Predicted 3D model of a 73-nucleotide RNA (c-di-GMP-I riboswitch aptamer) from a soil metagenome. It matches the Rfam family "c-di-GMP-I riboswitch aptamer". From the family's description: GEMM was predicted in a large-scale screen for bacterial structured RNA regulatory elements. Of the family's consensus pairs, 94% are formed in the model. The sequence is in RNAcentral, with records from MGnify.
[in-house]
């Protein structure tokens, strides 16, 4: 952090699959992403629980910690 390489990831949807759910993983697919890499630490949102109490899910919603390709002017 560019209308540059070399690569990277992958929304929506649709198929197999595990979950009560949110939602996970595989594979096709590509809306975007310069950390859309990692980490549920804080806040928001979602699910289960009549409520509560609790347990859970997301980091491609923000903050916050770690760690990293390339490079023009």
């Nucleotide at each position: 952090g560019a209308u540059a390489a070399c690569g990277g990831c992958a929304a929506a949807c649709c198929c197999a699959u595990c979950g009560c759910a949110a939602g996970g993983u595989g594979g096709g697919g590509a809306c975007g992403c310069a950390a859309a890499g990692c980490c549920a630490g804080g806040g928001a949102u979602c699910u289960c629980g009549c409520c509560c109490a609790g347990a859970g899910a997301c980091c491609g919603c923000c903050c916050g910690g770690c760690u990293a390709c390339c490079g023009a002017a």